[in-house]
């Protein structure tokens, strides 16, 4: 320099194939049960879906640029 995979709360990941209100495990906050940690259970907060732009009534999702990080060639 080519080619390809991925990017989604604080980590880890699903959802994209077939567009139609963003979800699950950990983790955090409160509140019960325990003398206390811990553990259990109830309930809550936390996301411009990497970024710009297109399509389209609608976009995490289809399409195009680029920014990342990783494997493969050269």
């Nucleotide at each position: 320099c080519g080619g390809g995979a991925c990017g989604u709360g604080g980590c880890g990941c699903a959802g994209c194939u077939u567009g139609g209100c963003a979800g699950c495990g950990c983790g955090c906050c409160g509140c019960a049960c325990u003398g206390g940690g811990g553990g259990u259970g109830c309930g809550g907060a936390g996301g411009u879906u990497g970024u710009c732009g297109g399509u389209u009534c609608g976009a995490a999702u289809c399409c195009g640029g680029c920014c990342g990080u990783c494997c493969c060639g050269a």
Description: Transfer RNA from Plantactinospora sp. BC1, 74 nucleotides, folded computationally. Rfam family: tRNA. By type it is a transfer RNA. Rfam links the family to the GO term triplet codon-amino acid adaptor activity. Model confidence (mean pLDDT): 81 of 100. The RNAcentral record of the sequence draws on ENA.